RNA sequence: AAAAGGCAAAUCCGUUGAAAGGCGGGGACGCAAAACCACGGGUCUAAAGCAUAUAAUGCUAUGACAGCCGGGUUGCCGAA
Numbered sequence: 001a002a003a004a005g006g007c008a009a010a011u012c013c014g015u016u017g018a019a020a021g022g023c024g025g026g027g028a029c030g031c032a033a034a035a036c037c038a039c040g041g042g043u044c045u046a047a048a049g050c051a052u053a054u055a056a057u058g059c060u061a062u063g064a065c066a067g068c069c070g071g072g073u074u075g076c077c078g079a080a
Stems, first nucleotide, its partner, number of pairs: 006031002011026006029067001035073003039070003042065003049059003
């Protein structure tokens, strides 16, 4: 560079969850690891808890995001 393929954003429907989000089906924005893993950073949510001006607000991860970055592990092809 090809070839065989793979995954599936937004969003719609259903389901689950306090929420963020997850799961299933449809659907493709894109992805050479957009395969897996919460180890580090970062981001999101705030049920419970705490604070507080009288009823709203704030703080906070034990929750989540691997298609945010780094890291670890594994994988297809093969001109070089």
Model confidence (mean pLDDT): 87 of 100. Predicted 3D model of an 80-nucleotide RNA (c-di-GMP-I riboswitch aptamer) from a marine sediment metagenome. The RNAcentral record of the sequence draws on MGnify. Rfam family: c-di-GMP-I riboswitch aptamer. Rfam links the family to the GO term cyclic-di-GMP binding. About the family: GEMM was predicted in a large-scale screen for bacterial structured RNA regulatory elements.